[in-house]
A computed fold for a 318-nucleotide RNA from a Burkholderiaceae bacterium, annotated as Bacterial RNase P class A.

RNA sequence: GAAGCAAGCCAGACCGCCGCUGGUGCAAGGGCCGAAAGGCCGCACUGGAGGAAGGUCCGGACUGCACAGGGCGGCGUAGCAGCUAACGGCUGUCCACCGUGAGGUGAGGAUCAGAGCAACAGAGACGAGCCGAUUCAGUUCGGGUGAAACGGGCAAUCUCUACGCGCAGCAAUACCAAGUAGGCACACGUUGACGGGGCCCCCGGAGUGUGCGGGUAGGUAGCAUCGAGCCGUCAGGCGACUGGCGGCCCAGAGUAAUGGCGGUCACAUCGCGGGCAACCGCGGUGCACAGAAUCCGGCUUAUCGGCGGGCUUCACAC
Numbered sequence: 001g002a003a004g005c006a007a008g009c010c011a012g013a014c015c016g017c018c019g020c021u022g023g024u025g026c027a028a029g030g031g032c033c034g035a036a037a038g039g040c041c042g043c044a045c046u047g048g049a050g051g052a053a054g055g056u057c058c059g060g061a062c063u064g065c066a067c068a069g070g071g072c073g074g075c076g077u078a079g080c081a082g083c084u085a086a087c088g089g090c091u092g093u094c095c096a097c098c099g100u101g102a103g104g105u106g107a108g109g110a111u112c113a114g115a116g117c118a119a120c121a122g123a124g125a126c127g128a129g130c131c132g133a134u135u136c137a138g139u140u141c142g143g144g145u146g147a148a149a150c151g152g153g154c155a156a157u158c159u160c161u162a163c164g165c166g167c168a169g170c171a172a173u174a175c176c177a178a179g180u181a182g183g184c185a186c187a188c189g190u191u192g193a194c195g196g197g198g199c200c201c202c203c204g205g206a207g208u209g210u211g212c213g214g215g216u217a218g219g220u221a222g223c224a225u226c227g228a229g230c231c232g233u234c235a236g237g238c239g240a241c242u243g244g245c246g247g248c249c250c251a252g253a254g255u256a257a258u259g260g261c262g263g264u265c266a267c268a269u270c271g272c273g274g275g276c277a278a279c280c281g282c283g284g285u286g287c288a289c290a291g292a293a294u295c296c297g298g299c300u301u302a303u304c305g306g307c308g309g310g311c312u313u314c315a316c317a318c
Base pairs, nucleotide, nucleotide: 001314002313003312004311005310008307009306010305012265013264014263015262016261017260018259020048021047022046023045024044025043026042030041031040032039033038050289054300055299057298058297059296060295061294062169063168064167065166069201070200071199072198074165075164076163077162078161079093080092081091082090083089094108095106096105097104098103109160110159114158115157116154117153130143131142132141133140173221174220175219176218183212184211185210186209187208188207194204195203229248230247231246232245233244234243235242236241267286268285269284270283271282272281273280274279
């Protein structure tokens, strides 16, 4: 100097004007909407989309199903040892394969418990047997076809083994107000309907299902989003991580806010000019993937650019 490997961080910045929304303080104590519960309305300061917020693929926290228990069936995982709330995740290590290497990938338990699959070719693909030599004898050796034929391969085919697994989901739920028709008909039901994946046992237990018809669709909480939280530091550990100490509070909309306009700068790229080069000046263009919706831990997919280190290989110089 070039080419790579595995991780970490950032993800444009600032100013002005106008607008939206949460909080705090002041103001107001009134006005508007409403049947009510309740909601809206002023000024100042201040906070306001991600590394994936996407996918809904896993795992949970949380909420509800009266409390549970057993069996069958179904589903998931799979070397060994650890981490974690848990996982199909992550870490270390063994083995296998790929790479010169740093490293990467692994659906890595079991073929005498039993089934199943392999086109064509070939005599034959579950037990069968063509050609040549040999032998008492497919007894022994070789040949041809084919990926594979006195034997194997596939369990990412069913299966077996070991371990694990209630269901549904914030449109979960809880409360308030109002209003109607606590309606009518049929069927089933204490000889047990029904009871949040299917069936059976067990347990509880009086309504359940279908059709017609009527009312309501408003408001509050769930959500000061305080968390398996984030940052720093010390100790332990190969590591994933764990513990101690200190600090911080970091969007909360509700058919869904976080925006619009202008200017300056940064970054990238193209053109022109100057310069040995680094770089400087002018002009043009661009600025990715993409948007919270109860929240968190993973995996996975998309993606313009930038920053600083670690490690590997090659070439050259000293």
A source record names the gene rnpB.
Its mean pLDDT, the model's own confidence on a scale to 100, is 78.
Its Rfam family is "Bacterial RNase P class A". It is annotated as a ribozyme. Rfam describes the family as follows. Ribonuclease P (RNase P) is a ubiquitous endoribonuclease, found in archaea, bacteria and eukarya as well as chloroplasts and mitochondria.